The RNA shown here (c-di-GMP-I riboswitch aptamer) has 92 nucleotides and comes from a Pyrinomonadaceae bacterium.
RNA sequence: CCGAAUUAAAGGCACCCCCGUAGUGAUGCGGGUUCGCAAAGCCAGGAGUCUCGUCAAGGUCUGCAAGGCCGCGAGAUUGUCCGGUUGCCGAA
Numbered sequence: 001c002c003g004a005a006u007u008a009a010a011g012g013c014a015c016c017c018c019c020g021u022a023g024u025g026a027u028g029c030g031g032g033u034u035c036g037c038a039a040a041g042c043c044a045g046g047a048g049u050c051u052c053g054u055c056a057a058g059g060u061c062u063g064c065a066a067g068g069c070c071g072c073g074a075g076a077u078u079g080u081c082c083g084g085u086u087g088c089c090g091a092a
Base pairs, nucleotide, nucleotide: 012037013036017032018031019030020029021028022027035079041085042084043083045082046081047080048077049076050075051074052073053072054071058070059069060068061067
């Protein structure tokens, strides 16, 4: 000098809940709050979960019907996980 990393320092975000507001809804936004977070910054690409619509081809729950579930379409969630991407400080 470079790299990595723990700790510390400077900061950052802000769960649940309450109020207002948008939405059929999941949920989002603003204010208060501060459980926690080294990406709890951003991206809905993959998965999971949730909501709305549909039950059409098809499957299933009893023999039929009805109804439900799977399925299909649209959406939500990045503080559910994986992935991508950007980023503060830096002793021993």

About this RNA:
Taxonomically the source falls in Pyrinomonadaceae (Bacteria, Pseudomonadati, Acidobacteriota, Blastocatellales).